[in-house]
RNA sequence: UAUUGACAAAGGCAAACUUAGCGAAAGCUGAGGACGCAAAGCUACGGGUCUUCCACGUAAGGGUGAUGAUAGCCGAGCUGCCAAU
Repeated sequence: UAUUGACAAAGGCAAACUUAGCGAAAGCUGAGGACGCAAAGCUACGGGUCUUCCACGUAAGGGUGAUGAUAGCCGAGCUGCCAAU
């Protein structure tokens, strides 16, 4: 440096759910909790998905649109622990 991930070792993260707070919502944060994860570390760059305060539009309702959210949907980029070869 590359590949791989073992019933190894040292550690790490934390789904659902509960609870407190924030947010229009999706969702996020803290605490509890573990379904899972070898990048479940970071970046919304491409695609997807979710949401619609607001805007557009409508007679009204339905509708359309991220600038919001998701990195634990996929791809891409950057970085990284341990071990084996």
A computed fold for an 85-nucleotide RNA from Desulfosporosinus shakirovi, annotated as c-di-GMP-I riboswitch aptamer. Taxonomically the source falls in Desulfosporosinus (Bacteria, Bacillota, Eubacteriales, Desulfitobacteriaceae). Of the family's consensus pairs, 95% are formed in the model.